[in-house]
RNA sequence: GACAGAGUAGAUAACAAGCGUUAAGUGUUUGAGAAUGGAACGUUGUCUCAAGACGAAAAGCUAUGCUUGCGGUUUGUUAUCGCGUUCACUGCU
Numbered sequence: 001g002a003c004a005g006a007g008u009a010g011a012u013a014a015c016a017a018g019c020g021u022u023a024a025g026u027g028u029u030u031g032a033g034a035a036u037g038g039a040a041c042g043u044u045g046u047c048u049c050a051a052g053a054c055g056a057a058a059a060g061c062u063a064u065g066c067u068u069g070c071g072g073u074u075u076g077u078u079a080u081c082g083c084g085u086u087c088a089c090u091g092c093u
Stems, first nucleotide, its partner, number of pairs: 001093001003091003010081009019071003028052007038087005058068004
């Protein structure tokens, strides 16, 4: 020098435990901000906050509780996928 590999934020699926169903959450638009392979920079990816628009599936029972659903719902575990540039790390030569 060449080649190969490892490693992120996250995404999908399954399981478990929750929240809501008296409507939050999810998704969406605008603005501001934050973090993000080992390091630096970085967004069209992720998250937080504010404002705005839109919007829902409840039902049953042995009944002062319980159960089953529903929500493009939250968290955890596992599996799979998984940084753009530059420099590093490991292996081989």

THF (Tetrahydrofolate) riboswitch aptamer from Tissierella sp. P1, 93 nucleotides, folded computationally. Rfam family: THF (Tetrahydrofolate) riboswitch aptamer. Rfam's curators write: Tetrahydrofolate (THF) riboswitch was first reported for Ames et al. as an RNA motif in 5' untranslated (5'-UTR)regions of folate transport and biosynthesis genes in Firmicutes genomes. Of the family's consensus pairs, 94% are formed in the model.